[in-house]
Molecule: c-di-GMP-I riboswitch aptamer
Organism: Haliea sp.
RNA sequence: UUCUGAAAAAGGCAAACCCACCGAAAGGUGGGGACGCAAAGCAACCGGUCUUAGGGGCGCAAGCCCGAUGACAGCGGAGCCGCCGGA
Numbered sequence: 001u002u003c004u005g006a007a008a009a010a011g012g013c014a015a016a017c018c019c020a021c022c023g024a025a026a027g028g029u030g031g032g033g034a035c036g037c038a039a040a041g042c043a044a045c046c047g048g049u050c051u052u053a054g055g056g057g058c059g060c061a062a063g064c065c066c067g068a069u070g071a072c073a074g075c076g077g078a079g080c081c082g083c084c085g086g087a
Base pairs, nucleotide, nucleotide: 002087003086004085005084012037013036017032018031019030020029021028022027035074041080042079045077046076047075048072049071050070055066056065057064058063
């Protein structure tokens, strides 16, 4: 440097759910909690998924439809960085 994760050590993260707060929502942050994770570290570049506030359309109205600039890295790919062991 490249490939790799069978066993091991030191540690790390934390799904669902509950509470508080932020947000229009999706979702996020903190606390509790562990389903899992060898990148479940970083980061929205490509695809995908979720939401639809502002905006547009329809409607007497309630509302319905369209629609990311909002979100998801624990959906896949590409990128960057990294612990331990093995080859």